[in-house]
RNA sequence: GCGGGCAUAGCUCAGAUGGCUAGAGCAUUCGACUGAUACUCGAAAGGUCCUAGGUUCGACCCCUAGUGCCCGCA
Repeated sequence: GCGGGCAUAGCUCAGAUGGCUAGAGCAUUCGACUGAUACUCGAAAGGUCCUAGGUUCGACCCCUAGUGCCCGCA
C1' cells in the first nucleotide's frame, strides 16, 4: 500500500426483511429472606447504538467518507 472483519449499558454480547417503548447476562444500588453474612428472589438505575454526511415517510440496520482495534496479502 491492497483486501476483509468488528465498533450497541461499567464488562461480555443479542438485536429476524428498515417500522411497535433498544434488550439479556454479569457488575452497581435498593428491598425481601437471615441473629448476621453469603446464596437465592424481586425491583431500580444505567445508551450521543464510534464520528460525519447521504438514501428513505421512517435508519442500530442500507450507502459514502473518516477514526480505532483485529486478521490476511504484499
This is a predicted structure of a 74-nucleotide RNA (transfer RNA) from a Candidatus Kaiserbacteria bacterium. The coordinates come from a structure-prediction model, not an experiment, and the mean pLDDT is 80. The sequence was found in a public genome assembly. Rfam family: tRNA. Rfam links the family to the GO term triplet codon-amino acid adaptor activity. Rfam classes the family as a transfer RNA.